[in-house]
About this RNA
A computed fold for a 73-nucleotide RNA from a Candidatus Nanoarchaeia archaeon, annotated as transfer RNA. The source organism's lineage runs through Archaea, Nanobdellati, Nanobdellota and Candidatus Nanoarchaeia. RNAcentral holds the sequence, with entries from ENA. It matches the Rfam family "tRNA". The family's RNA type in Rfam is transfer RNA. Its mean pLDDT, the model's own confidence on a scale to 100, is 82.
């Protein structure tokens, strides 16, 4: 050094131009239980990695930067 991919709550993860960003697990409030775990009913919690563009309207498109992962050389 080219090229290709990813990059969203604490972890994983959906989403492919339009209400208020999905869901799981993990926290946590309450109900069950004599307690605990299992289940029920909620609740917090994401400047969608960062600049800038395109558009009325970006997590989505572009272009540029930083990290991760493959390929080439």
């Nucleotide at each position: 050094g080219g090229c290709c991919u990813c990059g969203u709550g604490g972890u994983c993860u959906a989403g492919c131009g339009g209400c208020u960003a999905u869901g799981a697990c993990g926290u946590u409030g309450c109900c069950c239980u004599u307690a605990c775990a299992a289940g029920g009913c909620g609740a917090a919690g994401a400047u969608c990695a960062c600049c800038g563009g395109u558009u009325c309207g970006a997590a989505u498109c572009c272009g540029g930067u930083c990290g991760g992962g493959g390929c080439c050389a």